[in-house]
RNA sequence: AUGACGCUAACGGGAGAUAUCACUUUGUGGUAGCCGAAGAAGCAAUAAAUUAUUUCCGAUUAAUUUAGAAACUUUCAGGCAAAAUUACCGUUGACUGAUG
Numbered sequence: 001a002u003g004a005c006g007c008u009a010a011c012g013g014g015a016g017a018u019a020u021c022a023c024u025u026u027g028u029g030g031u032a033g034c035c036g037a038a039g040a041a042g043c044a045a046u047a048a049a050u051u052a053u054u055u056c057c058g059a060u061u062a063a064u065u066u067a068g069a070a071a072c073u074u075u076c077a078g079g080c081a082a083a084a085u086u087a088c089c090g091u092u093g094a095c096u097g098a099u100g
Stems, first nucleotide, its partner, number of pairs: 006095001008093006018032006033080003039076001040074003046067007
């Protein structure tokens, strides 16, 4: 001196989904219904290991276990006026320091 990955802050952009009843009324609670983009959980191909089959080795086959993604699935959580929150995207910056 470069500044990957990771992580983080500010600003901007950024969806979806309802009614009803009660009450101490702009909030809360109940009933039924619904949404998926905080978070959380689940797994496919594949890879590895183990066991069995095989006269031995090896290969094949089968079973079990481990690892294994999401914007997919679940709807636990969250949400369903507005607002807030929100995955994700862009810009700028901070921390760290792979690499040169």